[in-house]
RNA sequence: GAAGUCGGGGAGACGGUCGCACGCCCUCGCGGCGUGAGGAAAGUCCGGGCUCCUCAGGGCAGGGUGCUGGGUAACCCCCAGGGGGAGCGAUCCCACGGAAAGUGCCACAGAAAACAUACCGCCUCGGUCCUCGGACCGCGGUAAGGGUGAAAAGGUGAGGUAAGAGCUCACCGGGCGGCUGGUGACAGGCGUCGCAUGGUAAACCCCACCCGGAGCAAGACCAUAUAGGGGAGGAUGAGGUGGCCCGCCUCGCUCGACUCCCGGGUAGGUCGCACGAGGUCGUCGGGAACGGCGAUCCCAGAUACAUGACCGUCGCCGCUCCGCGGCAACAGAACCCGGCUUACGACCGGCUUCCUCC
RNA sequence: GCGCCCGUAGCUCAGCUGGAUAGAGCACUGGCCUCCGGAGCCAGGGGUCGCAGGUUCGAAUCCUGCCGGGCGUACCA
Numbered sequence: 001g002a003a004g005u006c007g008g009g010g011a012g013a014c015g016g017u018c019g020c021a022c023g024c025c026c027u028c029g030c031g032g033c034g035u036g037a038g039g040a041a042a043g044u045c046c047g048g049g050c051u052c053c054u055c056a057g058g059g060c061a062g063g064g065u066g067c068u069g070g071g072u073a074a075c076c077c078c079c080a081g082g083g084g085g086a087g088c089g090a091u092c093c094c095a096c097g098g099a100a101a102g103u104g105c106c107a108c109a110g111a112a113a114a115c116a117u118a119c120c121g122c123c124u125c126g127g128u129c130c131u132c133g134g135a136c137c138g139c140g141g142u143a144a145g146g147g148u149g150a151a152a153a154g155g156u157g158a159g160g161u162a163a164g165a166g167c168u169c170a171c172c173g174g175g176c177g178g179c180u181g182g183u184g185a186c187a188g189g190c191g192u193c194g195c196a197u198g199g200u201a202a203a204c205c206c207c208a209c210c211c212g213g214a215g216c217a218a219g220a221c222c223a224u225a226u227a228g229g230g231g232a233g234g235a236u237g238a239g240g241u242g243g244c245c246c247g248c249c250u251c252g253c254u255c256g257a258c259u260c261c262c263g264g265g266u267a268g269g270u271c272g273c274a275c276g277a278g279g280u281c282g283u284c285g286g287g288a289a290c291g292g293c294g295a296u297c298c299c300a301g302a303u304a305c306a307u308g309a310c311c312g313u314c315g316c317c318g319c320u321c322c323g324c325g326g327c328a329a330c331a332g333a334a335c336c337c338g339g340c341u342u343a344c345g346a347c348c349g350g351c352u353u354c355c356u357c358c
Numbered sequence: 359g360c361g362c363c364c365g366u367a368g369c370u371c372a373g374c375u376g377g378a379u380a381g382a383g384c385a386c387u388g389g390c391c392u393c394c395g396g397a398g399c400c401a402g403g404g405g406u407c408g409c410a411g412g413u414u415c416g417a418a419u420c421c422u423g424c425c426g427g428g429c430g431u432a433c434c435a
Base pairs, nucleotide, nucleotide: 001354002353003352004351005350006349007348008347012314013313014312015311016310017309018308020036021035022034023033024032025031026029038330042341043340045339046338047337048336049335050215051214052213053212057246058245059244060243062211063210064209065208066207067081068080069079070078071077082096083094084093085092086091097206098205102204103203104200105199106198119146120145121142122141123140125138126137127136128135129134154172155171156170157169158168159167173195174193175192176191177190179188180187181186219271220270221269222268229262230261231260232259233258237251238250239249240248265433278297279296280295281294282293283292284291285290315327316326317325318324319323359431360430361429362428363427364426365425368384369383370382371381377415386402387401388400389399390398408424409423410422411421412420
């Protein structure tokens, strides 16, 4: 100098005056005290808590996850590791089970795109011609070479052969079976098999594991109102119950559950709801994610609507100074929490790599 | 909050069971016709397929994440 990675922080702080929302207190007054946005409050993409549906049962369908081990309430999250890929490197990226279960697809080109095949070529043999080098035709052999393609039936080299070919051999790759190390993914090495089956599963599918449904407008209570009115349908029926079936529970079978239509009424309040998988600090365990213990703190909350304005001092920034101006990015809670993703101005720090110079 | 859909030329839409130059109508430009204009006929231009990444030999189409727009649904008896 260039780069990588992990973080901090979220430009205002303090005091005063006037307000806004909520809570508490009292001597109930235009009283006092306290608290008042975020790291993402966002997107609503995952996972959970909570609440109701009896328990959340069985099957089908559907959805999700997909190397291994661990963390966690749980996860499409996090940590560590294995394998593959990119980079000189620090480091980064990976939907990373199965293509010998089956089916489908692989345009154009090409002989052939998967039960292999032969356009040019190479070669033996036979025939014809011949300028004796060879050319042409035919029956065959072959897949080394050319050509096509994103991809061509193991690769390189040697031997071998008429030419060739795992035909044979060496190395590499691959299949299978032991062994050793590792919790495991896997790695190493040994033996054996000339090698027998291209790609695509973010195509259908198969395998393993997971998932009951709905969502705080959940749900509970109080108050208010009304005609529990009229009509039609209605019985191995209806509802909980949702994509379906079974099971279970509840109601009902003519004094009729329930459904539809008409008609009528309410448009309020309280709780849920702010103490929680909570924050901060210390310590211990662990390689880390994280966990245990102790101390300490209480930290927004509604009507979908509050969270502001001004003044002074200090600080920071800009204009050369005096003085003046500004205090900024992304953005704003609505049941709560853990993640992910996305947006984001200035500034600061730790560690690491490469290059150049001393 | 929950559920669902759409984004392709200036506008309205096809294509979206992957296959190579992405189409149609209207609009636009030029020419012919006409005294001129319109209509008509002929020819032509115009596309980040919303954005970014991935899978694949190949992506408008399949997958993931964003951006923008739209629709539906909620009381009691």